[in-house]
RNA sequence: CGCGGGAUAGAGUAAUGGUAACUCGGGAGGCUCAUAACCUCCAGAUACCGGUUCGAAUCCGGUUUCCGCAA
Repeated sequence: CGCGGGAUAGAGUAAUGGUAACUCGGGAGGCUCAUAACCUCCAGAUACCGGUUCGAAUCCGGUUUCCGCAA
């Protein structure tokens, strides 16, 4: 250099082109004599830049980065 796959919340994962969801974690409150457990609520994310589209995490192009294959 060539080929394939991935990048989404602090962590691990979802998401037919149509309000970005779930588990754990974090914060606040409730319950309790207290802690754990349990219940309620809150904050927090689509790697970056463009394009297509009424509408893009999703489709297309480029860039960055990770994993694998081949050499």

This is a predicted structure of a 71-nucleotide RNA (transfer RNA) from a Candidatus Vogelbacteria bacterium. Rfam family: tRNA. The coordinates come from a structure-prediction model, not an experiment, and the mean pLDDT is 82. The sequence is in RNAcentral, with records from ENA.